[in-house]
RNA sequence: CGGUGUCAAAGGCAAACCCACCGCGAGGUGGGGACGCAAAGUCCACGGGACUCUCCUGAGAGUCGGCCGGACCACCACC
Repeated sequence: CGGUGUCAAAGGCAAACCCACCGCGAGGUGGGGACGCAAAGUCCACGGGACUCUCCUGAGAGUCGGCCGGACCACCACC
């Protein structure tokens, strides 16, 4: 540097649900809580997909990275 992935070790994240707050909403933030995750780290100003709002014709504006692909960064072990 590349490949493989948790055998081991040190750890990390946090679904559903509940509470508070923000948002018209999808949803977000904090706390609790763990379904799970070898990238469940980051990116929607990379491409799809789903969802929300406005007008209701087709269009516009948003949300989701734990929907998928992709890109970038990263611990350890082995080869």
This is a predicted structure of a 79-nucleotide RNA (c-di-GMP-I riboswitch aptamer) from a Thermoleophilaceae bacterium. The sequence was found by an Rfam model in a public genome assembly. Of the family's consensus pairs, 100% are formed in the model.